[in-house]
RNA sequence: AAUCGAUAAAGGCAUACCUGUGUGAAAACCAGGGACGCAAAGCCGCGGGUCUAAGGCAUUUAUGCUAUGACAGCCGGGUUGCCGAA
Numbered sequence: 001a002a003u004c005g006a007u008a009a010a011g012g013c014a015u016a017c018c019u020g021u022g023u024g025a026a027a028a029c030c031a032g033g034g035a036c037g038c039a040a041a042g043c044c045g046c047g048g049g050u051c052u053a054a055g056g057c058a059u060u061u062a063u064g065c066u067a068u069g070a071c072a073g074c075c076g077g078g079u080u081g082c083c084g085a086a
Base pairs, nucleotide, nucleotide: 004084005083012038013037017033018032019031020030022029023028036073042079043078044077046076047075048074049071050070051069055066056065057064058063
C1' cells in the first nucleotide's frame, strides 16, 4: 500500500413514526425531533429494477398506458474516505 472487517478506539449517517401556514400533481424531498439499522446507509442517475402519472395518448367515460419526475437505506458499477486486530 492492497485485500479484508474485530466483543477494538474515535467518530459518522439516520428506518419507522411525529411536527411544519414547508416544496411538489404525485412519488418523493427539505427543516426539526427520533433511532430500525448501516463499514461507506459518503458522493455520482452509467446499467438493471422499483415508485408516481401532472402532461400526453387510448378509451367501453370509468379505467389503462407512458418519464421528461423520483428512489444512492433495491442491486450492480464509478469515485472519495476513518481505524488497523485476525